[in-house]
This is a predicted structure of a 75-nucleotide RNA (c-di-GMP-I-GGC riboswitch aptamer) from an Actinomycetales bacterium. The source organism's lineage runs through Bacteria, Bacillati, Actinomycetota, Actinomycetes and Actinomycetales. The coordinates come from a structure-prediction model, not an experiment, and the mean pLDDT is 86. The sequence was found by an Rfam model in a public genome assembly.
């Protein structure tokens, strides 16, 4: 530095429910655990999706890409 163990140690937290926000896609708080080594951060590109539909919004747990970060067996 690549890389990612049946390793240690902490972390994150699908779907469902249940409060709340919103016109919706969804979002946040709570249980909850399917997964994850960037499931941390940014819509910058694709792509899904929603609409008071032609430019606005959502999604970063869909791909890329950017910054950043924990442990070290094997390579």
């Nucleotide at each position: 530095a690549c890389c990612g163990a049946c390793a240690a140690a902490g972390g994150c937290a699908a779907a469902c429910c249940c409060g709340u926000c919103g016109g919706a896609a969804g979002g946040c708080g709570g249980g909850g655990g399917c997964g994850c080594a960037a499931a941390g951060c940014c819509u910058c590109g694709g792509g899904a999706c929603c609409c008071a539909u032609c430019g606005g919004g959502u999604u970063c747990g869909c791909c890329g890409g950017g910054c950043u970060g924990c442990c070290g067996a094997a390579u």